[in-house]
């Protein structure tokens, strides 16, 4: 000097703050799951019970296969995701990742309002072409 990510940036004793990012939260639009029980009725309905949840950040989703009683672990694609050194877009080859964590039965979208984060990890000579800019 460089990279993933919002997670970087000055001032300050603290610490809050502009900047960037996340969530919650009208109208209008949208959405209004299943089983059983069980009560009225009779072909429906229901304020109740249980049984099954539902949602956030993120590229990180979904399919087959082994194994194993489950949990779970392992393969092999895949949706989407990154990396190349000036910067942007874009082609072509090449090289990677397709993980975790959370709220707590609860939350569509959503102006005013309201809450919250600014963590954590990496690399060490780093292909080519074409457009634009930037600098020398």
């Nucleotide at each position: 000097c460089g990279c993933c990510a919002a997670g970087g940036c000055g001032c300050u004793c603290a610490g809050a703050g502009a900047a960037c990012g996340g969530g919650g939260g009208a109208a209008c639009c949208c959405a209004c799951a299943g089983g059983g029980a069980c009560c009225g009725a009779g072909c429906c309905g229901g304020a109740u019970c249980c049984c099954c949840g539902g949602g956030g950040c993120g590229a990180a989703u979904c399919a087959c296969c082994g194994a194993g009683a489950c949990a779970u672990c392992g393969g092999u694609g895949u949706a989407g995701c990154g990396c190349a050194a000036c910067u942007c877009u874009u082609u072509c080859a090449g090289c990677g990742c397709g993980a975790g964590c959370c709220c707590g039965u609860c939350a569509g979208c959503u102006a005013a309002c309201c809450c919250c984060g600014u963590a954590g990890g990496c690399a060490c000579c780093a292909g080519a072409g074409a457009g634009a800019g930037a600098a020398a």
The RNA shown here (c-di-AMP riboswitch aptamer (ydaO/yuaA leader)) has 136 nucleotides and comes from a soil metagenome. The prediction has a mean pLDDT of 76. Of the family's consensus pairs, 95% are formed in the model.